[in-house]
Context: one part of a larger RNA
RNA sequence: GCCUACGAGUUAGUCGUCUCUGGCAAGGUUAACCGUACGAGGGGAGCCGUAGCGAAAGCGAGUCUGAAUAGGGCGAAUUAGUCAGUGGCGCUAGACGCGAAACCUAAGUGAUCUACCCAUGAGCAGGUUGAAGCUCUGGUAAAACAGAGUGGAGGACCGAACCAGUAUACGUUGAAAAGUGUUUGGAUGACUUGUGGGUAGGGGUGAAAGGCCAAUCAAACUGGGAGAUAGCUCGUACUCCCCGAAAUGCCUUGAGGGGCAGCCUUGGUGUAUAUUUGUGUCGGAGGUAGAGCUACCGAUUGGGCUAGGGGGCUUCACCGCCUACCAAACCCUGACGAACUCCGAAUGCCGAUACAAUUAACCAGGAGUGAGGCAGUGGGUGCUAAGGUCCAUUGCCGAGAGGGAAACAACCCAGACUAUCAGCUAAGGUCUCUAAAUCUAUACUAAGUUGAAUAAACGAUGUUUGGUUGCUAUGACAGCUAGGAUGUUUGCUUGGAAGCAGCAAUUCAUUUAAAGAGUGCGUAACAGCUCACUAGUCGAGUGACCGAGCGCGGAAAAUAAUCGGGCAUCAAGUAUAGUACCGAAGCUAUAGCUUUAACAUUAUGUGUUAAGGGGUAGGGGAGCAUUCCAUAUGGGUUGAAGGUGAUCUGUUAAGGUUGCUGGACUAGAUGGAAAAGAAAAUGUAGGC
Numbered sequence: 001g002c003c004u005a006c007g008a009g010u011u012a013g014u015c016g017u018c019u020c021u022g023g024c025a026a027g028g029u030u031a032a033c034c035g036u037a038c039g040a041g042g043g044g045a046g047c048c049g050u051a052g053c054g055a056a057a058g059c060g061a062g063u064c065u066g067a068a069u070a071g072g073g074c075g076a077a078u079u080a081g082u083c084a085g086u087g088g089c090g091c092u093a094g095a096c097g098c099g100a101a102a103c104c105u106a107a108g109u110g111a112u113c114u115a116c117c118c119a120u121g122a123g124c125a126g127g128u129u130g131a132a133g134c135u136c137u138g139g140u141a142a143a144a145c146a147g148a149g150u151g152g153a154g155g156a157c158c159g160a161a162c163c164a165g166u167a168u169a170c171g172u173u174g175a176a177a178a179g180u181g182u183u184u185g186g187a188u189g190a191c192u193u194g195u196g197g198g199u200a201g202g203g204g205u206g207a208a209a210g211g212c213c214a215a216u217c218a219a220a221c222u223g224g225g226a227g228a229u230a231g232c233u234c235g236u237a238c239u240c241c242c243c244g245a246a247a248u249g250c251c252u253u254g255a256g257g258g259g260c261a262g263c264c265u266u267g268g269u270g271u272a273u274a275u276u277u278g279u280g281u282c283g284g285a286g287g288u289a290g291a292g293c294u295a296c297c298g299a300u301u302g303g304g305c306u307a308g309g310g311g312g313c314u315u316c317a318c319c320g321c322c323u324a325c326c327a328a329a330c331c332c333u334g335a336c337g338a339a340c341u342c343c344g345a346a347u348g349c350c351g352a353u354a355c356a357a358u359u360a361a362c363c364a365g366g367a368g369u370g371a372g373g374c375a376g377u378g379g380g381u382g383c384u385a386a387g388g389u390c391c392a393u394u395g396c397c398g399a400g401a402g403g404g405a406a407a408c409a410a411c412c413c414a415g416a417c418u419a420u421c422a423g424c425u426a427a428g429g430u431c432u433c434u435a436a437a438u439c440u441a442u443a444c445u446a447a448g449u450u451g452a453a454u455a456a457a458c459g460a461u462g463u464u465u466g467g468u469u470g471c472u473a474u475g476a477c478a479g480c481u482a483g484g485a486u487g488u489u490u491g492c493u494u495g496g497a498a499g500c501a502g503c504a505a506u507u508c509a510u511u512u513a514a515a516g517a518g519u520g521c522g523u524a525a526c527a528g529c530u531c532a533c534u535a536g537u538c539g540a541g542u543g544a545c546c547g548a549g550c551g552c553g554g555a556a557a558a559u560a561a562u563c564g565g566g567c568a569u570c571a572a573g574u575a576u577a578g579u580a581c582c583g584a585a586g587c588u589a590u591a592g593c594u595u596u597a598a599c600a601u602u603a604u605g606u607g608u609u610a611a612g613g614g615g616u617a618g619g620g621g622a623g624c625a626u627u628c629c630a631u632a633u634g635g636g637u638u639g640a641a642g643g644u645g646a647u648c649u650g651u652u653a654a655g656g657u658u659g660c661u662g663g664a665c666u667a668g669a670u671g672g673a674a675a676a677g678a679a680a681a682u683g684u685a686g687g688c
Base pairs, nucleotide, nucleotide: 001688002687003686004685005684006683011093012092013091015090016089017088018087020085021084022083023082024081027048028047029046033042034041052059053058062074063073064072065071096235097234099232103225104224105223107222108221109220115199116198117197118196119195120194121193122192123191124189126158127157128156129154133150134149135148136147137146138145162186163185164184167182168181169180170179201217203213204212205211238623239622240621241620242619243618248261249260250259251258252257262369263368264366265365266364267363268362269361274359276357277356278355279354280353281352282351283350284349290343291341292340297337298336302332303331304330306327308326309325310323311322312321313320372397373396374395375394376393377392378391379390380389381388402413403412404411417592418591419590420589422588423587424586428582429581430580431566432565433564437579439578440577441576442575443574444573450568451567458553459552462550463549464548465547466546467545468544469543470542471541479537480536481535482534483533485510486509487508490504491503492502516531520529521528593613594612595611596610597609598608599607600606601605624677626674627673628672629671630670631669633667634666635665642661643660644659645658646657647656648655649654
């Protein structure tokens, strides 16, 4: 992992409540017990109902409060209950099943592992160092002291056994639930070790690490309380039909849980001037968007005028004067504001009314939900960041399949009862992959721009088109030929400065068709080349500016590139206009199933008409299958159940017929009762 079996809303209660069924009914009913022909019969204590109010005494269709005959609260006037049974839900019990870590225990088991202790034994190759003491000699008054020898001390040294476990490699479904190899520390000691014994769980033991106490330790293990508790996780088993949510508000030792409300469902009551929506009309409230501010409040550009201040002048002082300084108020001008408003919409909201459609409302039973998400729009927050966050509003996903967007919960189209080798369309498409136009007309684009995500400031004789305005047959623009001079090398500066380093200027004047005290290149400075300007030649357009369309550059990202691919250029790109066609579970057609309502018929069926049949949580309805029981009825050794093939029927759960096997039980009908349906629980057991 697979197969088979087992595996989760049960049972109980003189409990509560609601529905349905039945009995009796202003009444209903017994309990223990007696009794029994086991079906009875008796038993009325008690319980519920028929009256409430008050804390109570109590009073009573009233009562309580109160001084009250007031007012107010709760009642009556408005009567159905009760007993039994089925079912839904609740309560109390383990209460749908499995699952803790833990807690307690006047119950026990452990020191064969390990910690420490007690008793009694055992072990430590070999090599090295050479303490005290002693002896001899020297030495001293005697000592001290010195030397030599002897001696054999030490938590001494090196190093096996033994004990340990430093570093590293391997091992890491291991050879091993802690090892192996190499390396390393101690190795006569606070050493190591055998055997026997002691200390026990809030206790021991600990050269102390919360270590160790049998692979278990911040409180061992076994039994018991015990099915502890689990607002948590997981799982929870057949079918079909109808409806169908929520992720919000308030409160919460509350935030992933609950209570009440909201939204769903089932039954009932009973209404149509009631509910909701749309369109039209009429009447309202309002201070948003916008706008405005010599209409307030706040903030504010420039100028004017002018208090006050600063600076300067003047003066012995007081005066006085000036000011490209700062600046209140006022005037002109420009402009801002969620918490400004002289103003002020559209929508939305409220009320009335007409038409069309629609279904509310209340009572009772059962819920689920109370983590929401994305997109558009209006806002707060954030960076006018986020697939961010917090509100409002609409849609969708959630709980929604189908077509389109290559793929893609939410975008666009559109809401799937079933069947069909029928038709029409939506969004979107029609060269090919790929269903349908290589469709019609006119333009644009040359960048493969583009062809379904996406880009700026800025730059540019890309190109198309519109407008304004110059020059031009008295000859433009471009090209070519020729000139482009003189005073003068203007003056200054400077080593030099001659049109052309720099500064200044009346940048003048002359000759001219024209020629700057010079537009660039160039020289050390000159020279040289060139331009402006002019003539000739040529012969028709040529410049400048302002827009619009489509393009160009700007343009860098992480696995190989690309419009989904191929590929496409008078497009298969872009723009405008148009006609066909394709295209969905939409709409239609044909046939059928089913729900609800109305009507008809008739007896709970049938028919007609109309409207429905996506669906998670969840509510309601109807069935299938399994085991057992009751009642009658059947089948079976001429072969039951079971097993295994084939085949048929039913909308489904399922049910028949038959072959083989099997060898003794079993089926349908009507009811009843449940140990009543498995694919999941890291489910349990067995097998492979």
Molecule: large-subunit ribosomal RNA, domain II
Organism: soil metagenome